[in-house]
Context: one part of a larger RNA
RNA sequence: UUGGGCGUAAAGGGCCUGUAGGCGGACUGAUAAGUCAGGUGUGAAAGGUCACGGCUUAACCGUGAGACUGCGCCUGAAACUGUUGGUCUUGAGUGUCGGAGAGGGUACCGGAAUUCCUGGUGUAGGGGUGAAAUCUAUAGAUAUCAGGAAGAACACCGGUUGCGAAGGCGGGUACCUGGCCGAACACUGACGCUGAUGGGCGAAAGCAUGGGGAGCAAACAGGAUUAGAUACCCUGGUAGUCCAUGCUGUAAACGUUGUAUACUAGGUGUUAGGGGUAUCGAUCCCUCUGGUGCCGCAGUUAACGCAUUAAGUAUACCGCCUGGGGAGUAUGCCGGCAACGGUGAAACUC
Numbered sequence: 001u002u003g004g005g006c007g008u009a010a011a012g013g014g015c016c017u018g019u020a021g022g023c024g025g026a027c028u029g030a031u032a033a034g035u036c037a038g039g040u041g042u043g044a045a046a047g048g049u050c051a052c053g054g055c056u057u058a059a060c061c062g063u064g065a066g067a068c069u070g071c072g073c074c075u076g077a078a079a080c081u082g083u084u085g086g087u088c089u090u091g092a093g094u095g096u097c098g099g100a101g102a103g104g105g106u107a108c109c110g111g112a113a114u115u116c117c118u119g120g121u122g123u124a125g126g127g128g129u130g131a132a133a134u135c136u137a138u139a140g141a142u143a144u145c146a147g148g149a150a151g152a153a154c155a156c157c158g159g160u161u162g163c164g165a166a167g168g169c170g171g172g173u174a175c176c177u178g179g180c181c182g183a184a185c186a187c188u189g190a191c192g193c194u195g196a197u198g199g200g201c202g203a204a205a206g207c208a209u210g211g212g213g214a215g216c217a218a219a220c221a222g223g224a225u226u227a228g229a230u231a232c233c234c235u236g237g238u239a240g241u242c243c244a245u246g247c248u249g250u251a252a253a254c255g256u257u258g259u260a261u262a263c264u265a266g267g268u269g270u271u272a273g274g275g276g277u278a279u280c281g282a283u284c285c286c287u288c289u290g291g292u293g294c295c296g297c298a299g300u301u302a303a304c305g306c307a308u309u310a311a312g313u314a315u316a317c318c319g320c321c322u323g324g325g326g327a328g329u330a331u332g333c334c335g336g337c338a339a340c341g342g343u344g345a346a347a348c349u350c
Stems, first nucleotide, its partner, number of pairs: 003322004007304002012318001014201004021194003025088007033081002035077008049065006091191001092188004096183004103177007110154001114150008125136002162169002206247006215241002220236004258317006266295011278283001299306002323350003332343004
């Protein structure tokens, strides 16, 4: 509870979809619910306020005024909002033709590297560190050559590059599939924006069942270091990391910046398209639209900074904040197999 705020001080929901609700383009007719004007009735008295008066004053009391900001009814106005009829195309959408893309899913394929296995060559070390040791090797290692197996990840290209609502997405091919952009026309005719509850998606870790397991590696073991060393370093190493299905639902889920729309100097890169001009052409230059960066004016900001991708100027709707600790705790409820998640106090204290 009004107000003021939410990039960094407390505060933008992780992201979308969408119900109720709130809000909503241009022109025109009707209506009169909201709105406005006039009238009328009511709004008890007492109390309170103002004026005057009565008790010697005051308290107290009396009279009058005003007020009761409201509600009902009647008459009227019609700009705005609402309702309703008609029309429109600029918001929104559909079609046609092009375009870029690590957008999503499934299947198959590829090479480099790593580890292991087999065989050849070959002999005394290898590995590791600050230095060592644990470890490994004459039962032939390391190195090197040939062959085989497995799993995971895709060097270069690669870029403040692209795509996606966010999480996120990077070897190649095929199939299935979502969104976006550009150009010129045609069509629908406000079909829009936001969005409580709800529904869906949601990194990593974790959980369940079944597979898989090369490398890496919580836990664990050993070797060092150290006063100690439950660490940092080294040698090993199990869950896990991978796949399928289901669950979990959280992150510094960050641009720490909700979504949508409009407006407000420029300069310079880059990316995807279009138009023009010069050119035989690659291409250069000018220009329009969509994205993505940097710099910068006005403005804004406590400052830092932001600055047409706003944190500027405005509108609509949602979420959230209200001193620190206690505490994202307790309790209740809801969800979950569990781990735990969601909602979420108070005493006390400074």

About this RNA
The part of an RNA shown here (small-subunit ribosomal RNA, central domain) has 350 nucleotides and comes from an uncultured organism. RNAcentral holds the full RNA, with entries from ENA. Model confidence (mean pLDDT): 89 of 100.